This is a predicted structure of a 596-nucleotide part of an RNA (large-subunit ribosomal RNA, domain I) from an Actinomycetes bacterium. The full RNA is in RNAcentral, with records from ENA. NCBI's taxonomy places the organism under Bacteria, Bacillati, Actinomycetota, Actinomycetes. Model confidence (mean pLDDT): 81 of 100.
Context: one part of a larger RNA
RNA sequence: AGCACUCAGGUGGAUGCCUUGGCACUAAGAGUCGAUGAAGGACGUGAACGGCUGCGAUAAGCCGCGGUUAGGCGCUGAAUAGCCUUUGACCCGCGGAUUUCCGAAUGGGGGAACCCAGCACCGGUAAUGCGGUGUUAUCCCGCCCUGAACACAUAGGGGCGGCGAAGACAAGCGGGGGAAGUGAAACAUCUCAGUACCCCGAGGAAAGGAAAUCAACAGAGACUCCGCAAGUAGUGGCGAGCGAACGCGGACUCAGCCCAAACCCAUUGCGUGUAAGCGACCAUGCGUUGCGCAACAGGGGGUUGUAGGGCGCUUUAUCCAGGCCAUGGUCGGCCUGGCAGGAGUUACCAAGCUGAUUGGUAGUCGAAGCACGUGGAACCGUGCACCAAAGAGGGCAAACGUCCCGUAGACGAAACUGAUCAGCCUCCUGAAAGCGUUCCUGAGUAGGACCGCGCCCGUGAAACGCGGUUUGAAACUGGGGGGACCACCCUCCAAGGCUAAGUACUCCUUAGUGACCGAUAGCGGACUAGUACCGUGAGGGAAAGGUGAAAAGAACCCCGGAAGGGGAGUGAAAUAGAACCUGAAACCAAUGGCUU
Numbered sequence: 001a002g003c004a005c006u007c008a009g010g011u012g013g014a015u016g017c018c019u020u021g022g023c024a025c026u027a028a029g030a031g032u033c034g035a036u037g038a039a040g041g042a043c044g045u046g047a048a049c050g051g052c053u054g055c056g057a058u059a060a061g062c063c064g065c066g067g068u069u070a071g072g073c074g075c076u077g078a079a080u081a082g083c084c085u086u087u088g089a090c091c092c093g094c095g096g097a098u099u100u101c102c103g104a105a106u107g108g109g110g111g112a113a114c115c116c117a118g119c120a121c122c123g124g125u126a127a128u129g130c131g132g133u134g135u136u137a138u139c140c141c142g143c144c145c146u147g148a149a150c151a152c153a154u155a156g157g158g159g160c161g162g163c164g165a166a167g168a169c170a171a172g173c174g175g176g177g178g179a180a181g182u183g184a185a186a187c188a189u190c191u192c193a194g195u196a197c198c199c200c201g202a203g204g205a206a207a208g209g210a211a212a213u214c215a216a217c218a219g220a221g222a223c224u225c226c227g228c229a230a231g232u233a234g235u236g237g238c239g240a241g242c243g244a245a246c247g248c249g250g251a252c253u254c255a256g257c258c259c260a261a262a263c264c265c266a267u268u269g270c271g272u273g274u275a276a277g278c279g280a281c282c283a284u285g286c287g288u289u290g291c292g293c294a295a296c297a298g299g300g301g302g303u304u305g306u307a308g309g310g311c312g313c314u315u316u317a318u319c320c321a322g323g324c325c326a327u328g329g330u331c332g333g334c335c336u337g338g339c340a341g342g343a344g345u346u347a348c349c350a351a352g353c354u355g356a357u358u359g360g361u362a363g364u365c366g367a368a369g370c371a372c373g374u375g376g377a378a379c380c381g382u383g384c385a386c387c388a389a390a391g392a393g394g395g396c397a398a399a400c401g402u403c404c405c406g407u408a409g410a411c412g413a414a415a416c417u418g419a420u421c422a423g424c425c426u427c428c429u430g431a432a433a434g435c436g437u438u439c440c441u442g443a444g445u446a447g448g449a450c451c452g453c454g455c456c457c458g459u460g461a462a463a464c465g466c467g468g469u470u471u472g473a474a475a476c477u478g479g480g481g482g483g484a485c486c487a488c489c490c491u492c493c494a495a496g497g498c499u500a501a502g503u504a505c506u507c508c509u510u511a512g513u514g515a516c517c518g519a520u521a522g523c524g525g526a527c528u529a530g531u532a533c534c535g536u537g538a539g540g541g542a543a544a545g546g547u548g549a550a551a552a553g554a555a556c557c558c559c560g561g562a563a564g565g566g567g568a569g570u571g572a573a574a575u576a577g578a579a580c581c582u583g584a585a586a587c588c589a590a591u592g593g594c595u596u
Base pairs, nucleotide, nucleotide: 001595002594003593005592009588010587016581017546018545021517022516023514024513025512026511027510028509029508030506031505032168033167040102041101042100043056044055045054047080050076051075052074062096063095064094065093066092067091071084072083073082107116108115109114117136118135119134120133121132122131123130138165139164140162141161142160143159144158145157146156173201174200175199176198177197183190187237213220214219224251225250226249227248228247234242235241256498257497258496259442263300264299265298267295268294269293270292271291272290275288276289277286278285279331280330281329282328283327284326305476307441308440309439310437311436312435313434314433315432316431319338320337321336322335323334324333325332339430340429341428342427343426344425352424353423354422355421356420357419358418359417360416361415363411364410365409369384370383371382372381373380385402386401387391393405394404395403447471448470449469450468451467452466453465454464457483478493479492480491481490482489533540534539553580556567557566558565559564
């Protein structure tokens, strides 16, 4: 110097074991918060206090009511000082008070957490300055006052009132806009895809919804979701691809309703009218109450397609009481109350109160084992027992049903609150039929043309639905649809509105589960984590867990300036010594061996 192997090291942090944290679900709950100032922050707040947590100048807290309990003054090292507490502290639950400044931010401004005001009241000063409390944005709605062009009026202006709006929010939902990479083995129609993304809006779900629907000569009977029908019929540079419906089977404990109009009453305005009118008849009385047109914010009426409704007449029916229709009589009509029946807080009208039952938000009780051996430690082994509506799980110095917390089971609320039921309460009904009349039944609508879009449907023979431009009906002897169009036939009734359930989702709460992860995994984050750091910014975004059962964390001595080490001591173990469980490999040095 080299070589291989071995031994005991250093470095390094793999592996094993562990889990405070994650991930994916299940079952329930909850599904909002906000001008009574949210979400999110800034700054403060402790005896000393950097970070986290809590809280707000009443500042790790104040008050009340409950629960529990002997200790307590949060976490991040320990100790100190000073306090509180059986006259119930601390802790847990419910309710309340306080709640700086910014932020929709709203008195004005502004480079967020800052600057500067007006008014009223109060405090203070000799007085001004000053301080405190309250209030002062905009829009919308309602009422009042005022009030142009332009007479009335309207616009505009001002005031008062409003538990009106605004802003935040994971996914899901409706609507308005709307790509490209890609695929077509290129690419332009096409596809990706009405996806991503942007904007608006609403709710615990949203949307949809009671046929101008389908069907096929038989019929069905709102909507939503699922399975099939079916990768079928179709569509398609007939390429790539895209892709129904009818019908059938299920989910629900299943649900249907209300307006507009005709007509009547009431109200307002205009016109007309001296004989009408005041429900009918008779009598009396009244004196514009009449009639026509228009408007309307009210009440009744009425809501459909084998058409329905209104109006007029007729027939039968019509619980009781009171009142009204100028007066009296007869008839008739209307209103109110009772009675009977029915319905009801999610639509069909709508607000609650009381009680009962049962849940939630603190909690309570809760069976049964000892000895010996080994060991640092007993939960292990041996022996003899016990409980079990409890042998789920966790902890305790190793592996405990019987040691601790629990578990099965059984109880519990002053306060707040959910659900169900009952009563109060609220509402509805107490008539149908026939004949006649032709009064009503949603208009710039339906439909047409041109141009687009949606539908399986790419302009096609292209129906149907939606939109822009331009046109533009009928009225029940009416109108739409049945895939150009026409006839027959069948079917439905548009141009107004509401509607639970079955369906989607999970920022969040509680309980639980896992052939899910176990620190390069699992959330980016088990640790000061959306932190450090990077970027002008939008934004990007880490690394980093483990002594031991217990700090018993090494007194004291020695070397050294220290770091570090050697003794001593602790401990079961110190090659568990804080750079701390295990401690692989690369790499470094080195003992012994061999070769030169």